[in-house]
Model confidence (mean pLDDT): 86 of 100. SAM riboswitch aptamer (S box leader) from Pseudonocardiaceae bacterium YIM PH 21723, 91 nucleotides, folded computationally. Rfam family: SAM riboswitch aptamer (S box leader). Gene Ontology term of the family: regulation of gene expression. The model forms 93% of the base pairs in the Rfam consensus. The sequence was found by an Rfam model in a public genome assembly.
RNA sequence: UAUCCAUCCGGAGCGGCUGAGAGACCUGGCUCGUUGACGCCGCAGCAACCACCGAUCGUUCGGCAGGUGCUAAAGCCAGGACCGAUGGGAG
Numbered sequence: 001u002a003u004c005c006a007u008c009c010g011g012a013g014c015g016g017c018u019g020a021g022a023g024a025c026c027u028g029g030c031u032c033g034u035u036g037a038c039g040c041c042g043c044a045g046c047a048a049c050c051a052c053c054g055a056u057c058g059u060u061c062g063g064c065a066g067g068u069g070c071u072a073a074a075g076c077c078a079g080g081a082c083c084g085a086u087g088g089g090a091g
Base pairs, nucleotide, nucleotide: 001090003089004088005087006086007085008084013043014042015041016040017039021032022031023030025080026079027078028077029076044071045070046069049067050066052063053062054061055060075083
C1' cells in the first nucleotide's frame, strides 16, 4: 500500500518521569484513573509469527530466543465503518 495469508476469549509487571484523562474511530454501555491512570524511559517477563538448529517423504513435531510483537478486562462489550492491530509474503 484500493494487495495476499495467518492470528486476535490463553499468557506475562515492577521502578523512574509526567500529571488528566484513558480503554483506535462514531453511538450506547461498562471499566481504569490524583491510592497517579494514559503516555515515555529502564529493567524484568510472556508468547513463539519470522529467522536458525534437529527429526520427518510430506503434513507436522521438538528446540532456541537473533528480528518483531505483547504484558487490565475477548480487539472491554453491542451496533456501525473503506473497521483496527500484529506477524509473514508480494509489489